[in-house]
RNA sequence: GACGAAAAAGCCAAACCCAUUGUGAGGUGGGGACGGAAAGCCACGGAUCUUAUUAAGACAGCCGGGUUGCCUUAA
Numbered sequence: 001g002a003c004g005a006a007a008a009a010g011c012c013a014a015a016c017c018c019a020u021u022g023u024g025a026g027g028u029g030g031g032g033a034c035g036g037a038a039a040g041c042c043a044c045g046g047a048u049c050u051u052a053u054u055a056a057g058a059c060a061g062c063c064g065g066g067u068u069g070c071c072u073u074a075a
Base pairs, nucleotide, nucleotide: 004071011036012035016031017030018029019028020027021026034061040067041066042065044064045063046062048058049057050056051055
């Protein structure tokens, strides 16, 4: 440098429940763990979803892309 086998330390937290917020998709906080090696961050392209619908939104745990990053005794 590359890779993500094995391991360790720490990290995140689906469904569901409660509170709160939003017209809504959803967001936020608490509980909870199905999972995750970028399930960190960014709506740039596509997909999907919402609406007071044609132009504004949501989604990064759908797929690409950009960017930063923990650990690592095998091959």